[in-house]
C1' cells in the first nucleotide's frame, strides 16, 4: 500500500427493514439479629458523518478504532 471481518449499556451477548432483549454488574425495596444468598422492581446502549427508505442496529458510501491476510 491492497483486501476481508468486527464496532449495541460498566462487561458480555441477541436482534437480516417496523416499540433494541437477555446475562453479569449497579441502585431501590422485601426477607435476615448482621452479611451473604434469594425474591420484586428501576436506571443504563446501537462508534462518528452522509445516502436509500414511510421507517435503518439492520442496506450503501466515507471517517475513526480493533483483528486477520496479502504485498
Nucleotide at each position: 500500500g491492497c483486501g476481508g471481518c468486527c464496532a449495541u449499556a460498566g462487561u458480555u451477548u441477541a436482534a437480516u427493514g417496523g416499540u433494541a432483549g437477555g446475562a453479569c454488574g449497579g441502585c431501590u425495596c422485601g426477607u435476615u439479629g448482621c452479611c451473604a444468598a434469594c425474591g420484586a422492581g428501576c436506571a443504563g446502549g446501537u462508534g462518528g458523518g452522509a445516502g436509500u427508505u414511510c421507517g435503518a442496529u439492520u442496506c450503501u458510501c466515507c471517517c475513526u478504532g480493533g483483528c486477520c491476510g496479502c504485498a
Annotation
Transfer RNA from Candidatus Sungbacteria bacterium RIFCSPLOWO2_01_FULL_54_21, 71 nucleotides, folded computationally. It was read from a public genome assembly. Rfam family: tRNA. About the family: Transfer RNA (tRNA) molecules are approximately 80 nucleotides in length.